Context: one part of a larger RNA
RNA sequence: GAUUGAACGCUGGCGGUAGGCUUAACACAAGCAAGUCGAGCGGAAACGAAGGUAGCUUGCUACCAGGCGUCGAGCGGCGGACGGGUGAGUAACGCGUAGGAAUUUGCCUAGUAGUGGGGGAUAGCCCAGAGAAAUUUGGAUUAAUACCGCAUACACUCUACGGAGAAAAGCAGGGGAUCUUAGGACCUUGCGCUAUUAGAUAAGCCUGCGUGGGAUUAGCUAGUUGGUGAGGUAAAGGCUCACCAAGGCGACGAUCUCUAGCUGGUCUGAGAGGAUGAUCAGCCACACUGGAACUGAGACACGGUCCAGACUCCUACGGGAGGCAGCAGUGGGGAAUAUUGCACAAUGGGCGCAAGCCUGAUGCAGCCAUGCCGCGUGUGUGAAGAAGGCUUUCGGGUUGUAAAGCACUUUCAGUUGGGAGGAAAAGUUAUAGUUUAAUAAACUAUAGCCCUGACGUUACCAACAGAAGAAGCACCGGCUAACUCCGUGCCAGCAGCCGCGGUAAUACGGAGGGUGCAAGCGUUAAUC
Numbered sequence: 001g002a003u004u005g006a007a008c009g010c011u012g013g014c015g016g017u018a019g020g021c022u023u024a025a026c027a028c029a030a031g032c033a034a035g036u037c038g039a040g041c042g043g044a045a046a047c048g049a050a051g052g053u054a055g056c057u058u059g060c061u062a063c064c065a066g067g068c069g070u071c072g073a074g075c076g077g078c079g080g081a082c083g084g085g086u087g088a089g090u091a092a093c094g095c096g097u098a099g100g101a102a103u104u105u106g107c108c109u110a111g112u113a114g115u116g117g118g119g120g121a122u123a124g125c126c127c128a129g130a131g132a133a134a135u136u137u138g139g140a141u142u143a144a145u146a147c148c149g150c151a152u153a154c155a156c157u158c159u160a161c162g163g164a165g166a167a168a169a170g171c172a173g174g175g176g177a178u179c180u181u182a183g184g185a186c187c188u189u190g191c192g193c194u195a196u197u198a199g200a201u202a203a204g205c206c207u208g209c210g211u212g213g214g215a216u217u218a219g220c221u222a223g224u225u226g227g228u229g230a231g232g233u234a235a236a237g238g239c240u241c242a243c244c245a246a247g248g249c250g251a252c253g254a255u256c257u258c259u260a261g262c263u264g265g266u267c268u269g270a271g272a273g274g275a276u277g278a279u280c281a282g283c284c285a286c287a288c289u290g291g292a293a294c295u296g297a298g299a300c301a302c303g304g305u306c307c308a309g310a311c312u313c314c315u316a317c318g319g320g321a322g323g324c325a326g327c328a329g330u331g332g333g334g335a336a337u338a339u340u341g342c343a344c345a346a347u348g349g350g351c352g353c354a355a356g357c358c359u360g361a362u363g364c365a366g367c368c369a370u371g372c373c374g375c376g377u378g379u380g381u382g383a384a385g386a387a388g389g390c391u392u393u394c395g396g397g398u399u400g401u402a403a404a405g406c407a408c409u410u411u412c413a414g415u416u417g418g419g420a421g422g423a424a425a426a427g428u429u430a431u432a433g434u435u436u437a438a439u440a441a442a443c444u445a446u447a448g449c450c451c452u453g454a455c456g457u458u459a460c461c462a463a464c465a466g467a468a469g470a471a472g473c474a475c476c477g478g479c480u481a482a483c484u485c486c487g488u489g490c491c492a493g494c495a496g497c498c499g500c501g502g503u504a505a506u507a508c509g510g511a512g513g514g515u516g517c518a519a520g521c522g523u524u525a526a527u528c
Base pairs, nucleotide, nucleotide: 001528002527003526004525006524007523008522009521010520013375014374015373016372017371018370019368020367021333026331027330028329031327032326035078036077037076040075041074043071044070047069048068051064052063053062054061055060056059085286086285087284094211095210096209097208098207099206100205103203104202108199109198110197111196112195113194114193115192116150118148119147126139127138128137129136130135156165157164158163170191171190172189173188174187175186178185179184212258213257214256219249220248221247224246225245226244227243228242229241230240231239261283262282263281264280265276266275267274268273288309289308290307291306292305311322312321313320314319339365341364342363343362347361348359349358350357351356378408379407380406381405388399389398390397391396412469414464415463416462417461418460422455427449428448429447430446431445432444433443434442472517473516474515475514476513477498478497479496483512484511485510486509487508493500494499
């Protein structure tokens, strides 16, 4: 000199933009953060609308009648493995980079072949219990895109090449003939389902090289190193096991120990390098501590399960409940770090045919000079060089065109009014096309209509009034830009280094003046 996720002191007008627990991976009150689908199913606890009938208290009850809009709880599907947080652990194929072969991959895309015919249960509901509660037992009954056989098998798997094995589910819209028990069958469209091929995406595994300190750590290792066989895995492999051999690593630093998430990057520097890893992005690890598996395409799973432990809470003492390193918030620690805000309008995600629902992701707003950037605090004129202050050699000098005065301007803030863009979709109507038996329906395209904004009193624009509301901080001995007076008297004090102060201190304290930066300025800490 540059820089910072900074803090402290004094001071503080506005806007834009970015950032904001670096410490206790300390403990957490109450709220919200993952649901959705009735176009899978049996159904109807709640709410609502419009009819009809009956009773009458004339606005309520019952019924037609789960009939309709919808929908609590339940079964079922998909999603809770993403998104969000943190950096404790980890010196490691963890990360970075370059390669590799023995693998899996829900949803998505393209293709091929199917979607036939049966069965038995079980939640819920009902009945009867147990318990303070959490919860739970028995009986009866019921549905499915839940579950299980059978049939079939282009491709698929296994094979001794003879053969063997293995699948499925329906739902919704529309409809001219034909059949019909009036539900439908049947046809068709869309969404699904099954098997499989290929792709895409995602993931697992292996290897070369690189990736801290300590030798006041020199030897380490028995599943250890390799082989054969078996098991296991989606998959190679001591991954595991049986047997056999005695190997494997190490001064090119093994082992041990301390420290640490890694990277793109960031800071500095002419560069080489040094330091660092906040925000943003990629990867990894973790979710009160330790362990384990289940489900699933994917987890050994932050807001799932089980066991153990510590802690907190409830209890009728028999037994139970919990996990903010999600968002806000509280206590604590600390020099120190924000609101228990608004909205799903946009972007994205989950579910759904869709409408839509959910979304503390996200978009916004609030707080903080924490950083960066921009603007303002007026402009011109004005010598009687006013008064006052300071100083003086008492003549003056300086503050100083500074003020006052005169003439203007109105950015920003204030008040009033106007006012984009972020909005495209979706919906609906018409036309055309695709599909179809069809002028239904569905899908695609075009046009018209109709609406959808948290921010928001938005950005921006115009008008109004008035210089009106807006300057401080540090320093002035040398380094280092900037000097005098008074007070003090080795005292009080200053100080980054040299040093200053013991009666004329440009170095302490005050004042006047000056210098530097400026909504900041200094100090401290840290890095180059």
Predicted 3D model of a 528-nucleotide part of an RNA (small-subunit ribosomal RNA, 5' domain) from an uncultured prokaryote. Model confidence (mean pLDDT): 86 of 100.